[in-house]
Context: one part of a larger RNA
Molecule: large-subunit ribosomal RNA, domain VI
Organism: Pseudomonadati bacterium
RNA sequence: CGUAGGAAAACUGCGGAGGUCUGUCCUUAGUACGAGAGGACCGGGAUGGACCAGCCUCUGGUUUACCGGUUGUGGCGCCAGCUGCACCGCCGGGUAUCCAUGCUGGGUCAGGAUAAGCGCUGAAAGCAUCUAAGCGCGAAGCCGUCUCCAAGAUGAGUUUUCCAUUGAGGGACGUGGGAGACUACCACGUUGAUAGGCCGCAGGUCUAAAGGCAGCAAUGUCAAAGCCGAGCGGUACUAAUAUCCCGAAUA
Numbered sequence: 001c002g003u004a005g006g007a008a009a010a011c012u013g014c015g016g017a018g019g020u021c022u023g024u025c026c027u028u029a030g031u032a033c034g035a036g037a038g039g040a041c042c043g044g045g046a047u048g049g050a051c052c053a054g055c056c057u058c059u060g061g062u063u064u065a066c067c068g069g070u071u072g073u074g075g076c077g078c079c080a081g082c083u084g085c086a087c088c089g090c091c092g093g094g095u096a097u098c099c100a101u102g103c104u105g106g107g108u109c110a111g112g113a114u115a116a117g118c119g120c121u122g123a124a125a126g127c128a129u130c131u132a133a134g135c136g137c138g139a140a141g142c143c144g145u146c147u148c149c150a151a152g153a154u155g156a157g158u159u160u161u162c163c164a165u166u167g168a169g170g171g172a173c174g175u176g177g178g179a180g181a182c183u184a185c186c187a188c189g190u191u192g193a194u195a196g197g198c199c200g201c202a203g204g205u206c207u208a209a210a211g212g213c214a215g216c217a218a219u220g221u222c223a224a225a226g227c228c229g230a231g232c233g234g235u236a237c238u239a240a241u242a243u244c245c246c247g248a249a250u251a
Base pairs, nucleotide, nucleotide: 001152005163006162007161008160009159010158011157015149016148017147018146021049022048023047024046025045026044027043033038051106052105053104054103055102059100060099061098066093067092068091069090070089071086072085073084074083075082076081109144111143112142117137118136119135120134169246170245171244172243173189174188175187176186177185194239195238196237197235198234199233200232201231203228204227205226211222212221213220214219
């Protein structure tokens, strides 16, 4: 810009893309078959490999604005304490997030038409013949079934609702995010829990002694103070105020 008014939602599916893998074991059954040795079809079940998608409960990483220990040196007048720098100084842990080596799921199955092939009926050709007329079976392959996109499908589809300038709806602006380079998308904007703060909880870290639990014991483990990012919930204290712009017809 188009889809012959303007919008907001929900659909249909022309068409397209993806997927389609496979082992072993148990059973049927030591059955059919076979002199024996050996050893099934068909059917049922279990468990793997590779690949794909999603996720973070577990396991294991990451976690440079979390907690602790510690060395050298500088600073805060000194002590104590705190702090800068030294690869995050080094070291031990570590939530959210992100991730795989971890977890979950997937490749199923009716059906249809077939290939090679196997057949039925059957003439030409009194026989025979799966074929000439006709009919049936038959593949991981084809069309479907499954997942995703999809009406610029210009063949521009369908349904519902809303709107007439006192204007549906949209945009700007702001607070943010499971979204993200920007844009877009999504949530919210006081009729408000969108983010921050605060409160609570979870979670992390964490002297010694004493304490609980386990152990004959060495020891292990649990809980606590303090501090604390991102997690879960609550709470209008702070900021989302105010406002502006676009915006639709013939009859």